This is a predicted structure of an 87-nucleotide RNA (c-di-GMP-I riboswitch aptamer) from Robertmurraya korlensis NBRC 107688.
This record gives sequence, structure tokens and C1' cells, in this order.
RNA sequence: GGAUAGAAUAGGCAAACUCAUUGAAAAAUGACGACGCAAAACUAUAGGGACUAAGGUCAUAUUCGACUAGGUUAGCCAGUUACCGAU
Repeated sequence: GGAUAGAAUAGGCAAACUCAUUGAAAAAUGACGACGCAAAACUAUAGGGACUAAGGUCAUAUUCGACUAGGUUAGCCAGUUACCGAU
């Protein structure tokens, strides 16, 4: 110096709940807070999955209903890059 893994040290991220703001919603952002994470870093235009249905289409004709992503999710899988490091 390289490879392997996930013990240790240091440092990092932050689920749910609650509050505020934005949004039609899903959800996002901030505060609070730690369920967890060795990629819980980045990518939603490689791809699959999941959530929502404003708008649109169909039906109805007053509402209700069904389908649909250009919306959301990277803490569902995946792709790309990367820190420390006993032995």
C1' cells in the first nucleotide's frame, strides 16, 4: 500500500410522536426527539416495487365511484461513489 469483515475509537445520520410552514393528497422542510443505520451519502430520466389522485378519462348526472403520474418515496429493492479499521 492492497484485499477481507463490522470488533474498537472518533466523528456522522435521525424513525415514530408533537408543533409550525407548504401541498388537493401522498409527502416535504424546520424545531423537538432517538426507532434504528457501515453507506440511513448521491441518483426518482437504467429499471422494478410502494403511496397519493389535483388535473384528465369513463360512469353517474347533485354528491358519491373506477382508472390514470408529469406528484411522492433513496429509511423497499437497485445503481454510483465513499470514511474509520482490531485481526
Of the family's consensus pairs, 95% are formed in the model. It was read from a public genome assembly, where an Rfam model found it. The coordinates come from a structure-prediction model, not an experiment, and the mean pLDDT is 79.